Predicted 3D model of a 117-nucleotide RNA (Glycine riboswitch aptamer) from Luteimonas cucumeris. The prediction has a mean pLDDT of 77. The source organism's lineage runs through Bacteria, Pseudomonadati, Lysobacterales, Lysobacteraceae and Luteimonas. It matches the Rfam family "Glycine riboswitch aptamer". Its family is annotated with glycine biosynthetic process in the Gene Ontology. From the family's description: This family represents the bacterial glycine riboswitch.
[in-house]
RNA sequence: GCACACAACUCUGGAGAGACCGGCUGCCGUCACUGGCACGAACCGGCGCCGAAGGGGCAAGAAGCGCGGUCCUCCCCCAGCGCUUUGAAACUCUCAGGCAAAAGGACAGAGGGGCGC
Numbered sequence: 001g002c003a004c005a006c007a008a009c010u011c012u013g014g015a016g017a018g019a020c021c022g023g024c025u026g027c028c029g030u031c032a033c034u035g036g037c038a039c040g041a042a043c044c045g046g047c048g049c050c051g052a053a054g055g056g057g058c059a060a061g062a063a064g065c066g067c068g069g070u071c072c073u074c075c076c077c078c079a080g081c082g083c084u085u086u087g088a089a090a091c092u093c094u095c096a097g098g099c100a101a102a103a104g105g106a107c108a109g110a111g112g113g114g115c116g117c
Stems, first nucleotide, its partner, number of pairs: 006114001009111005018047001020046004025038004048099003054095001055093003061086007
């Protein structure tokens, strides 16, 4: 100096599952109560669900330790067994989050070029 890879950031795409039930609240009506209508979200209670923010779990394998068969004995190696550590996901759990729209959204495409080597 160049190239590649990668971060923040930008644009685009981006699934799933109750616009659930009741309370609270407002309006109408009544002597009053029952009642009717509205009620997105939030708050309180309840049941049912989703998995793709985040988070948790582990298979083969690998490493270490122990037991251990064969052998006259011992050691080593080694099959096998057990324990520990490590060990992935879009799998799994459903803690968190979510279940009209909006927002969010793993991941993908394009841009980007900061840090390090």